Predicted 3D model of a 348-nucleotide part of an RNA (small-subunit ribosomal RNA, central domain) from a metagenome. Its mean pLDDT, the model's own confidence on a scale to 100, is 87.
[in-house]
Context: one part of a larger RNA
RNA sequence: CUGGGCUUACAGGGUGCGUAGGUGGCUUGAUAAGCAGGGUGUGAAAUCCCUCGGCUCAACCGAGGAACUGCGCUCUGAACUGUCGGGCUAGAGUAUGCUAGAGGUGAAUGGAACAUCCAGUGGAGCGGUGAAAUGUGUUGAUAUUGGAUGGAACACCAGAGGCGAAGGCGAUUCACUGGGGCAUAACUGACACUGAGGCACGAAAGCCAGGGGAGCAAACGGGAUUAGAUACCCCGGUAGUCCUGGCCGUAAACGAUGAGAACUGAGGAGGGGAUGGCUUGCCAUUCCCGCCUGUAGCGAAAGCGUUAAGUUCUCCGCCUGGGGAGUAUGGUCGCAAGGCUGAAACUC
Numbered sequence: 001c002u003g004g005g006c007u008u009a010c011a012g013g014g015u016g017c018g019u020a021g022g023u024g025g026c027u028u029g030a031u032a033a034g035c036a037g038g039g040u041g042u043g044a045a046a047u048c049c050c051u052c053g054g055c056u057c058a059a060c061c062g063a064g065g066a067a068c069u070g071c072g073c074u075c076u077g078a079a080c081u082g083u084c085g086g087g088c089u090a091g092a093g094u095a096u097g098c099u100a101g102a103g104g105u106g107a108a109u110g111g112a113a114c115a116u117c118c119a120g121u122g123g124a125g126c127g128g129u130g131a132a133a134u135g136u137g138u139u140g141a142u143a144u145u146g147g148a149u150g151g152a153a154c155a156c157c158a159g160a161g162g163c164g165a166a167g168g169c170g171a172u173u174c175a176c177u178g179g180g181g182c183a184u185a186a187c188u189g190a191c192a193c194u195g196a197g198g199c200a201c202g203a204a205a206g207c208c209a210g211g212g213g214a215g216c217a218a219a220c221g222g223g224a225u226u227a228g229a230u231a232c233c234c235c236g237g238u239a240g241u242c243c244u245g246g247c248c249g250u251a252a253a254c255g256a257u258g259a260g261a262a263c264u265g266a267g268g269a270g271g272g273g274a275u276g277g278c279u280u281g282c283c284a285u286u287c288c289c290g291c292c293u294g295u296a297g298c299g300a301a302a303g304c305g306u307u308a309a310g311u312u313c314u315c316c317g318c319c320u321g322g323g324g325a326g327u328a329u330g331g332u333c334g335c336a337a338g339g340c341u342g343a344a345a346c347u348c
Base pairs, nucleotide, nucleotide: 004319005318006317007302008301012316014201015200016199017198021194022193023192025088026087027086028085029084030083031082033081034080035077036076037075038074039073040072041071042070049065050064051063052062053061054060091191092188093187094186095184096183097182098181099180103177104176105175106174107173108172109171110154114150115149116148117147118146119145120144121143125136126135162169163168206247207246208245209244210243211242215241216240220236221235222234223233258315259314260313261312262311263310266293267292268291270289271288272287273286274285275284276283277282297304298303321348322347323346330341331340332339333338
């Protein structure tokens, strides 16, 4: 390579949009590039294969045939693929109506808690732990009442609930705005799927500049514990956590399961619509979404099981024993940290 694979053994890209490319619904006409059949030219000789023959046999050699699975030309066929033309509506999209939602961005507002400050009451402890101590307090703490200020997060509702492509999103209101579902079947008429490169988004931490800083808290200091204790526990505490702008581009970025399409038993509770029955709040049917139990089947098993890991198709990504190693080197991106790409020797 052929092949075989990718939930957990090696292997699904963090996610989307999309270029090239690959693939592509029903029907009809043409064409004849692919495809199929016939003919023909060529496919050197030797070799290989078959049949004979020559060395006493064989190897070897000679003759004839076949073959040389290829390429060209020509004639024919038209199912399939392609190409060109016509038509269709089941894919896809649009429109109209209804609808759920922590989807996004910006602004404003709110209460609880916390902290600090001011004032009142009060008068000896408070705090903390397994026990203590460091700490704090007669310069009046802790507690309690009133007031002011500040930053961050939004208890209950809250739910195997919802929304989003993923990361993720949770107080309230307003403004702007993306996507989805259902119903109708009015419009377009295959406009589709995937997607190498590319572009965009991308938790936390980290970086740059400017703000902000209540609580928490790497580092750091102290008190304990201990044989030691660079920890776990306690008292403090700076970056950071927050905001604005700009970088970084990684995660157990997980469903450890790429996207799209079709097909294949049931049962249960949940969220969002619609239709009918109609006793007005339940029943039946249907579409979409998130779950559970499980049939067949699959699987090494655990398990998966119409949201497949079943049965198939299209496209992309990736794997090929462990270590060395996500290292070295080169390239490229980054302010840096580092990211992406990514070996070999050697060794078992």